[in-house]
RNA sequence: CACGACAAAGGCAAACCCACGGUAACGUGGGGACGCAAAGCCACGGGUCCUACGACGGAUCGCCGGGUUGCCGAUU
Numbered sequence: 001c002a003c004g005a006c007a008a009a010g011g012c013a014a015a016c017c018c019a020c021g022g023u024a025a026c027g028u029g030g031g032g033a034c035g036c037a038a039a040g041c042c043a044c045g046g047g048u049c050c051u052a053c054g055a056c057g058g059a060u061c062g063c064c065g066g067g068u069u070g071c072c073g074a075u076u
Base pairs, nucleotide, nucleotide: 002076003073004072011036012035016031017030018029019028020027021026034062040068041067042066044065045064046063047060048059049058050057
C1' cells in the first nucleotide's frame, strides 16, 4: 500500500412517525434501525428524480465511477 475478521473500540442511520423549510424532488431536528469499512467530504463523469416549462435551473455522494481525508489490525 492492497485487503477487510462471527476481532476490539468508536461511528453513521434506510423505511416509517412527528415538527419545521421547500411548488416539488428533497433537506434539517427528534424518535427509530434496514443496512454501511468510508453510508466522512466534493455534484467532476454517468444514472435516477423534481418543476414555477425547462435552462447556463434544482435534488440525490445510502445508484455507480472518480477525487480527497480518515479509525482499527486478524488473515493474505